[in-house]
């Protein structure tokens, strides 16, 4: 230089295919239990869905373009 894929909560990842409530596990916090601490039990989402823009009554999802990583071919 061309290509594919992939970015969503503090980490791993779902959800995209067919457009309409932002989720799961973990981890965090706050009470309860404990002499304390772990476990457990209640409760708590902590997000500008990588960043603009277009389409549409509505975009994490479809299009464009640009960040960023991985890997591929030269």
């Nucleotide at each position: 230089g061309g290509g594919a894929c992939c970015g969503u909560a503090g980490c791993u990842c779902a959800g995209u295919c067919u457009g309409g409530g932002a989720g799961a596990g973990c981890a965090c916090u706050a009470c309860g239990c404990u002499g304390a601490a772990g476990a457990c039990g209640u409760a708590g989402g902590u997000g500008u869905c990588g960043u603009g823009g277009a389409u549409u009554c509505a975009a994490a999802u479809u299009c464009c373009a640009c960040c960023g990583g991985u890997c591929c071919c030269a």
Transfer RNA from a Candidatus Woesearchaeota archaeon, 74 nucleotides, folded computationally. RNAcentral holds the sequence, with entries from ENA.